[in-house]
RNA sequence: CGGGGCGUAGCUCAGCCUGGUAGAGCGCUUGCUUUGGGAGCAAGAAGUCGUGAGUUCGAAUCUCGCCGCCCCGACCA
Numbered sequence: 001c002g003g004g005g006c007g008u009a010g011c012u013c014a015g016c017c018u019g020g021u022a023g024a025g026c027g028c029u030u031g032c033u034u035u036g037g038g039a040g041c042a043a044g045a046a047g048u049c050g051u052g053a054g055u056u057c058g059a060a061u062c063u064c065g066c067c068g069c070c071c072c073g074a075c076c077a
Stems, first nucleotide, its partner, number of pairs: 001073007010026004020057001028044006050066005
C1' cells in the first nucleotide's frame, strides 16, 4: 500500500440480510426467605448501537468518509 472481518449494557453475544421507539445470558442494586454466607424467588438500574455525513416520514439495520482492533497478501530491510 491492497483485500477481508469486527466495533451494540460492566463482560460474552443476538438483532442487520428484508428499515418501524434496542434484547438475551452472566454480572450489578433492592426486597423476601436464611442466624449469617451460599442459594432460590421477585423487582429494578444500566447502551449518543465506534465516529461524522447522506438517503428516508422513519436508520443499530441501507450508502459514503474517518477512527480503532484482528487476519491475509504485496513491497522494503
Annotation: This is a predicted structure of a 77-nucleotide RNA (transfer RNA) from a Verrucomicrobiaceae bacterium. The sequence was found in a public genome assembly. It matches the Rfam family "tRNA". By type it is a transfer RNA.